[in-house]
Context: one part of a larger RNA
RNA sequence: GGCGUUCGGUGGAUGCCUUGGCGCCAAGAGGCGAUGAAGGACGUGGCACGCUGCGAUAAGCCGCGGGGAGAUGCGAGCGAUCGUUGAUCCGCGGAUGUCCGAAUGGGGAAACCCCUCCGUAAGGAGAUCCUGAGCUGAAUACAUAGGUUCAGGAGGCGAACCCGGGGAACUGAAACAUCUCAGUACCUGGAGGAAAAGACAUCAACAGAGAUUCCCCGAGUAGUGGCGAGCGAAAGGGGAGCAGGCCAGUAUCUCAUCUGAGUUUAGCUGAACGGUCUGGAAAGUCCGGCCAGAGCGGGUGAUAGCCCCGUAGGCGACAGGUUCAGGUGAGGUCUUGAGUAGGGCGGGGCACGUGAAACCCUGUCUGAACGUGGGGGGACCACCCUCCAAGCCUAAAUACUCCUUGGCGACCGAUAGUGCACAAGUACCGUGAGGGAAAGGUGAAAAGCACCCCGACAAGGGGAGUGAAAGAGACCUGAAACCGAACGCCU
Numbered sequence: 001g002g003c004g005u006u007c008g009g010u011g012g013a014u015g016c017c018u019u020g021g022c023g024c025c026a027a028g029a030g031g032c033g034a035u036g037a038a039g040g041a042c043g044u045g046g047c048a049c050g051c052u053g054c055g056a057u058a059a060g061c062c063g064c065g066g067g068g069a070g071a072u073g074c075g076a077g078c079g080a081u082c083g084u085u086g087a088u089c090c091g092c093g094g095a096u097g098u099c100c101g102a103a104u105g106g107g108g109a110a111a112c113c114c115c116u117c118c119g120u121a122a123g124g125a126g127a128u129c130c131u132g133a134g135c136u137g138a139a140u141a142c143a144u145a146g147g148u149u150c151a152g153g154a155g156g157c158g159a160a161c162c163c164g165g166g167g168a169a170c171u172g173a174a175a176c177a178u179c180u181c182a183g184u185a186c187c188u189g190g191a192g193g194a195a196a197a198g199a200c201a202u203c204a205a206c207a208g209a210g211a212u213u214c215c216c217c218g219a220g221u222a223g224u225g226g227c228g229a230g231c232g233a234a235a236g237g238g239g240a241g242c243a244g245g246c247c248a249g250u251a252u253c254u255c256a257u258c259u260g261a262g263u264u265u266a267g268c269u270g271a272a273c274g275g276u277c278u279g280g281a282a283a284g285u286c287c288g289g290c291c292a293g294a295g296c297g298g299g300u301g302a303u304a305g306c307c308c309c310g311u312a313g314g315c316g317a318c319a320g321g322u323u324c325a326g327g328u329g330a331g332g333u334c335u336u337g338a339g340u341a342g343g344g345c346g347g348g349g350c351a352c353g354u355g356a357a358a359c360c361c362u363g364u365c366u367g368a369a370c371g372u373g374g375g376g377g378g379a380c381c382a383c384c385c386u387c388c389a390a391g392c393c394u395a396a397a398u399a400c401u402c403c404u405u406g407g408c409g410a411c412c413g414a415u416a417g418u419g420c421a422c423a424a425g426u427a428c429c430g431u432g433a434g435g436g437a438a439a440g441g442u443g444a445a446a447a448g449c450a451c452c453c454c455g456a457c458a459a460g461g462g463g464a465g466u467g468a469a470a471g472a473g474a475c476c477u478g479a480a481a482c483c484g485a486a487c488g489c490c491u
Stems, first nucleotide, its partner, number of pairs: 001490009015476001016441002020412002022409007029401002031157002039100003042055003046078002050074002061094006070082003105114003115126004128154009161192001162190005172179001176226001202209002213240005223231002244393003247337001251333015267315003273288003277284001289306002291295001297309003342366008352378001373388005428435002448475001451463004
């Protein structure tokens, strides 16, 4: 030095566990904001680093309701206190609420600086735009523009869903230009709990249907297409859901308020067990009982229907929210559709790429009729059929889930599952936009090793003690790599 066996160290795999995730279902909610939001900064505790809460009234103040023995958050300790004269805690309502932020008196390198007016002070007011009303008022006589005051509204944020206005390219076509990707991504305006659409100038085919929306079929059909790649209907049928109204009045819609019922935001009640053995511990074993409208689930020193929390069932609100029904009150709704239909030119939309291209929209130029009329039935004409444009409103069936509550899972179980089970969008990196971790487990209970010894009044170790176990003490289990010791063999 190697190999082997054994015993250790290191290490943190594996097993078990779960406070966290993931997906879905049902119900709710679908907004917050100048009464200053979302999000922050800075403060705030007796001692206070982070988180949480709160705001100079600062882990809190007041009222009402619940609850009933402990309490002063996570978070121990010391100290000091509070509580059956009902604390802590839970629900509802209210008060306070620094500074920044739409940020709005002016400024600004956010959380800072500076100012005017009213008021003794405390305190309050002072941005811009729009609408309405009043006052004032130029060039310029009337007027108008402008100025100014008051009242009301707006502004910003928010996950997706929705409707408009703009609108790519990679890609596919095995290259590429029409085409495709795609009216997608993205930018932008606006709204709602849904939005949009909607009450036939619609379809159909000689029989008829009867608003819109969504699903299934029709159908990858008819078509369209460098007839390439591809794109791709409708009628009709079956379902979901159904609702029709208004344009001047016996209507209809909206809002407010009252009453009743339901629901929600705290809660309350709620059956039934003992012994024995093993064990550190009984819920396990054995023996004998009981309840069940409750044997879902969780906890308790191992596996508990009857120990605890619960569960089935039953009950409950001063106050607040919400739904439905009824009553009362207030307000709104401007007359049947012409620069329209149609046409020319140029585009766009329709499954339809200009095509035989109807239909719809319109940048530009034109431009009717008036129910004895007009539109459509895929060029166009006739017959026939059908409907009545150029005004407005309209639930439900449909889409989505930042959020709340309850429930479920042949979903994960700490390299998994969210990036985050833990002081995580943290530490850290980056000028910045942005990127972005690692990190769970003593024990039933801290009973967390008093005391003694070595050592430096260390670290670490040895005794002792606790405990079922300390080979549970850098802590469950504790694999391998890696390091060592003893013994055996070989060199």
Background:
Predicted 3D model of a 491-nucleotide part of an RNA (large-subunit ribosomal RNA, domain I) from Roseomonas sp. E05. Rfam family: Bacterial large subunit ribosomal RNA.